[in-house]
RNA sequence: GGGCUCGUGGCCUAGUCUGGAUAAGGCACCGGCCUUCUAAGCCGGGGAUCGCGGGUUCGAAUCCCGCCGAGUCCG
Numbered sequence: 001g002g003g004c005u006c007g008u009g010g011c012c013u014a015g016u017c018u019g020g021a022u023a024a025g026g027c028a029c030c031g032g033c034c035u036u037c038u039a040a041g042c043c044g045g046g047g048a049u050c051g052c053g054g055g056u057u058c059g060a061a062u063c064c065c066g067c068c069g070a071g072u073c074c075g
Base pairs, nucleotide, nucleotide: 001074002073003072004071005070006069007068010027011026012025013024020058029045030044031043032042033041051067052066053065054064055063
């Protein structure tokens, strides 16, 4: 330098192929209930401009282009 895969709350993962309008789940965190206390359990809550920028479209996490980063292979 080139090919391929990936980038989504603090962490992990789904959704991307087939665009559809409140981005879902688990863990963690905060508050409450329960308990002598803690843990477990139950209820509720906050947190993601979906890596960045641009384009297509009525509408983009999803399609297209460029860039950045990570992994892997080739030279």
Molecule: transfer RNA
Organism: Methanomassiliicoccales archaeon